A computed fold for a 484-nucleotide part of an RNA from a metagenome, annotated as small-subunit ribosomal RNA, 3' major domain.

[in-house]
Context: one part of a larger RNA
RNA sequence: UGACGGGGGCCCGCACAAGCGGUGGAGCAUGUGGCUCAAUUCGAUGCAACGCGAAGAACCUUACCUGGGUUUGACAUGUAACUGCACGCCCGUAGAAAUAUGGGAAGCCUUCGAGGGUGUUACACAGGUGCUGCAUGGCUGUCGUCAGCUCGUGCCGUGAGGUGUUAGGUUAAGUCCUGCAACGAGCGCAACCCUUGUGACUAGUUGCCACUCUUGAGUAAAAUCGAGACGCACUCUAGUCAGACUGCCUGUGAUAAGCAGGAGGAAGGUGGGGAUGACGUCAAGUCAGUAUGGUCCUUAUAUCCAGGGCUGCACACGUGCUACAAUGAUUGGUACAGAGGGAAGCCAAACCGCGAGGUGGAGCAAAUCUCAAAAAACCAAUCUCAGUUCAGAUUGAAGGCUGCAACUCGCCUUCAUGAAGCUGGAAUCGCUAGUAAUGGCGCAUCAGCUACGGCGCCGUGAAUACGUUCCCUGGCCUUGUACA
Numbered sequence: 001u002g003a004c005g006g007g008g009g010c011c012c013g014c015a016c017a018a019g020c021g022g023u024g025g026a027g028c029a030u031g032u033g034g035c036u037c038a039a040u041u042c043g044a045u046g047c048a049a050c051g052c053g054a055a056g057a058a059c060c061u062u063a064c065c066u067g068g069g070u071u072u073g074a075c076a077u078g079u080a081a082c083u084g085c086a087c088g089c090c091c092g093u094a095g096a097a098a099u100a101u102g103g104g105a106a107g108c109c110u111u112c113g114a115g116g117g118u119g120u121u122a123c124a125c126a127g128g129u130g131c132u133g134c135a136u137g138g139c140u141g142u143c144g145u146c147a148g149c150u151c152g153u154g155c156c157g158u159g160a161g162g163u164g165u166u167a168g169g170u171u172a173a174g175u176c177c178u179g180c181a182a183c184g185a186g187c188g189c190a191a192c193c194c195u196u197g198u199g200a201c202u203a204g205u206u207g208c209c210a211c212u213c214u215u216g217a218g219u220a221a222a223a224u225c226g227a228g229a230c231g232c233a234c235u236c237u238a239g240u241c242a243g244a245c246u247g248c249c250u251g252u253g254a255u256a257a258g259c260a261g262g263a264g265g266a267a268g269g270u271g272g273g274g275a276u277g278a279c280g281u282c283a284a285g286u287c288a289g290u291a292u293g294g295u296c297c298u299u300a301u302a303u304c305c306a307g308g309g310c311u312g313c314a315c316a317c318g319u320g321c322u323a324c325a326a327u328g329a330u331u332g333g334u335a336c337a338g339a340g341g342g343a344a345g346c347c348a349a350a351c352c353g354c355g356a357g358g359u360g361g362a363g364c365a366a367a368u369c370u371c372a373a374a375a376a377a378c379c380a381a382u383c384u385c386a387g388u389u390c391a392g393a394u395u396g397a398a399g400g401c402u403g404c405a406a407c408u409c410g411c412c413u414u415c416a417u418g419a420a421g422c423u424g425g426a427a428u429c430g431c432u433a434g435u436a437a438u439g440g441c442g443c444a445u446c447a448g449c450u451a452c453g454g455c456g457c458c459g460u461g462a463a464u465a466c467g468u469u470c471c472c473u474g475g476c477c478u479u480g481u482a483c484a
């Protein structure tokens, strides 16, 4: 100087407390361990592995296993020789295919020297998801969006070092103020960036329809509803500005920084959210994303193909979904979103089918067309506390879709079947506001899908926080130490 302490002081954080909802019990989904296996490919392992790499394992992917093939090779560059033909295509035969073999058709450019291209042979070499993340780069996680980490000069100390960075206040903050042998500076903090909340201006199609006009339905006449025009008022879209700065007032404080309250305001003290992660720590993770040193394999640890496996199942754990019901289930009616996607695509109307779906073909490279029905909510009716009109596992049958192909091993529909489960022990997790909880919608991957996962979007919309004694994490100061 650090590190550590079941030492001390101060402070923060959904850390506790106060609340709300879960997990732990059930069924299923998914990942992991274990077991099994010819193989169940590999990696990730306290927090910070376990719905993780994987934003899609039927074949492919695929790295694993079994079997069948190839050996200058599936891929790259070069040299030499040969071939003057291509490679490929078509038809046989063998085969599970890869491939091997036989035949056939068509058939390069050319300045006629050769060259280019192709194939064969030979040699240099290729190739390796083989090993080492404890040889590495790069990237990432974590402490932690915590407020820290340092430097120059000066001063102090023999020196290691100290000072600054400590102290008194204050802050979300080493944020700011005051003081001080320190004075300054850098990386962090904050701001600058994006988005959301208010207003103004500009613009007006594909968006909008108030006023006015036309027209259709409707009526006794109106009301009302639909279509179009005019128009850009409004909504909206998307560009430029404005706006919030403790600016104003009162109190408090040390006349400071600030803090408390108030006014005005769409918004008030960081307005909400995002992006942004200092010096470093864990020989943290990744040689299987790529790159790369070393090392190993080279008729095989390379490479092609078929089939199987990654989906196995006495069991254990993690993460989720669905429930156990009446704040509910079922049936009927009816209303209101946002954000996205669309051409080998999204697919309207109409028709067929109980349905999944099929036929059909309008429109749309989309503020125009389409996916598209938002659901919970609301209004009615039935059920009346039951293992039930709860719950839906499992199984049988019949179908649909994608795709060469759904046996291992896809998803969906209909009918039938109707398991466990009546709120879950010890323990444990998330969340402070448009949050939790709850309801649906979209997208990526993708032929299809095991999505109940991931990433977004909107609807409905709470409770509680006395407080910091205690548990946990972290920061600053201080103290002890036989530790470095």
Stems, first nucleotide, its partner, number of pairs: 001484002003481003007478005013472001015468002019431005026322008034313002042053002064308007073125001077124006089104006108116002127297002130295003136291001138286003141282001143280001148187006154163003167178003193274004198242007207232002212229006245268001248262005324424001328383006340371003345364002350359003390421001395416007437460007
The coordinates come from a structure-prediction model, not an experiment, and the mean pLDDT is 82.